[in-house]
Context: one part of a larger RNA
Molecule: small-subunit ribosomal RNA, 5' domain
Organism: moss metagenome
RNA sequence: GAACGAACGUUGGCGGCGUGGAUUAGGCAUGCAAGUCGAACGGACCUUGGGGGCAACUCCAAGGGAAGUGGCGAAAGGGGCAGUAAAGCGUGGGUAACCUACCCCGGGGACCGGGAUAGCCUUCCUAACGGAGGGGUAAUACCGGGCGUGACGGCGGAGACGCAUGUUUUUGCCGUAAAACGAAUUUCGCCCCGGGAGGGGCUCACGUGGUAUUAGCUGGUUGGUGAGGUAACGGCUCACCAAGGCUUAGAUGCCUAGCAGGCGUGAGAGCGUGACCUGCGCCACUGGCACUGGGACACUGGCCAGACUCCUACGGGAGGCUGCAGUCGAGGAUCUUCGGCAAUGGGCGCAAGCCUGACCGAGCGACGCCGCGUGCGCGACGAAGGCCUUCGGGUUGUAAAGCGCUGUCGAGGGGGAGGAAGCCGCAAGGUUGACCUAUCCCGGGAGGAAGCACGGGCUAAGUUCGUGCCAGCAGCCGCGGUAAGACGAACCGUGCGAACGUUGUUC
Repeated sequence: GAACGAACGUUGGCGGCGUGGAUUAGGCAUGCAAGUCGAACGGACCUUGGGGGCAACUCCAAGGGAAGUGGCGAAAGGGGCAGUAAAGCGUGGGUAACCUACCCCGGGGACCGGGAUAGCCUUCCUAACGGAGGGGUAAUACCGGGCGUGACGGCGGAGACGCAUGUUUUUGCCGUAAAACGAAUUUCGCCCCGGGAGGGGCUCACGUGGUAUUAGCUGGUUGGUGAGGUAACGGCUCACCAAGGCUUAGAUGCCUAGCAGGCGUGAGAGCGUGACCUGCGCCACUGGCACUGGGACACUGGCCAGACUCCUACGGGAGGCUGCAGUCGAGGAUCUUCGGCAAUGGGCGCAAGCCUGACCGAGCGACGCCGCGUGCGCGACGAAGGCCUUCGGGUUGUAAAGCGCUGUCGAGGGGGAGGAAGCCGCAAGGUUGACCUAUCCCGGGAGGAAGCACGGGCUAAGUUCGUGCCAGCAGCCGCGGUAAGACGAACCGUGCGAACGUUGUUC
């Protein structure tokens, strides 16, 4: 000098764009953050109309519809960086060892049946959370059978390719299927096969901290055979066999740490760093486990154990903000319990639409960067006051006053393009903005807007008074003991300016 997720002191007008819990991965009140589909299904109940009945009520039709069954989603999006020094990350390969819901392309298909179960009705237990028995019902929920060929799988033959386990083409034999004629009337779905796109799993090489005052480490350990398991290779697991494997090019241990694109600095080499944003990884009260599923060992799913908190009728139950706000604590220190789904994106739905603390906006903080303003012109041999003085004067100083102008920003009122694409409708046309505002208009008026640090040298800028090695200053050298340009004050000056200094950290 530059930089910062900064903090502290004094001061503080406006706007734009950013940015803001770095410490206790400490504990959390409250609200919200994942639903949706009636064009899969039955339907308590409600409304309307009609019929029957004296009435209670009952039958038919239409509409709505709680909770429930079923489907898809909930593995995304959002947060954090505890762990991790390699199982991660970065770069480049391999998979002849693999998977893939939704989406796209191509081909083919959907025949016949069946039994349940929730909701519902009923009986009962419980303070609650919940639970048990009986009756009965539906489906795109569940189950069985049939047809049937290409494909798929197994075994065998032949050709091509490959170092090879094999890949691929063709052929023979054997084996095996599925489905919802569901709903709506433009269609959307269902099942099977092949391909694609995008996504993922596994694996290899190289690179990726400190410490030798850590020198030896290892028993599923290293390899083989066989089996199991997986979507898939593999000690991944197991039985048997062999005795191997790693290591001074640093194994093993200990300490520290998410990694990268980047960011800071620097002429560069390098050094430092990993906030915000993006990619990857990991975590979800702590430890473990599986279930469902195309995908999880699953932040707002489940089970077990533990710590903690809450409810209880003492028998037993409920919970998990490292989502958005907010609260307590600790700390030098970090915000609103705001508005909206209008836009972008996501889930569901044929759609209308619903949901979305993702997101878009607003709020708070000079925390950062940038921009603007706090006025402009004229105005004295120069007011008053202040300070200095050699007492003549000098300086503050065109500064003020005064005169003439301007109207940015702010304050107050009004208009307002655009951010809007879509959606409804046969069309004409209608309709959608939380928030922001380019710009314009009205009238008025200099009115509402300047400080901070420094002035001995380094280093731009000095005089007077006070103090008297005291009080104090200080980044270094050093100032202060009676004439202090270095302490304190005043005046003046210098630098920067809505900031200026100090502290911390990096280059």